[in-house]
Molecule: transfer RNA
Organism: Thermoanaerobaculia bacterium
RNA sequence: GGGGCCGUAGCUCAAUGGGAGAGCGGCUGCUUGAGAGGCGGACGGUUGUGGGUUCGAUUCCCGCCGGCUCCA
Numbered sequence: 001g002g003g004g005c006c007g008u009a010g011c012u013c014a015a016u017g018g019g020a021g022a023g024c025g026g027c028u029g030c031u032u033g034a035g036a037g038g039c040g041g042a043c044g045g046u047u048g049u050g051g052g053u054u055c056g057a058u059u060c061c062c063g064c065c066g067g068c069u070c071c072a
Base pairs, nucleotide, nucleotide: 001071002070003069004068005067006066007065010024011023012022013021018055027041028040029039030038031037048064049063050062051061052060
C1' cells in the first nucleotide's frame, strides 16, 4: 500500500427497510431472623463518525476513524 470481517446498554451479543432487544452486571421490591439463592420491577442507547438513497435506515451505498485478520 491492497483485500476481507467487525464497531449496537457497564460487559458479551441479537435485530436481513417500518416497535432497539436479550443474557450477565448494577439499582430496587418480595421471599429470609439475617444472608445466599429464587421471583418481580424500573432505569440504562446521539446504533463509531459525516454524508447519500428512501415516505421511512441498526439494516442499502460512499468517505473518514478505530479494532481483528490475510496478501505485499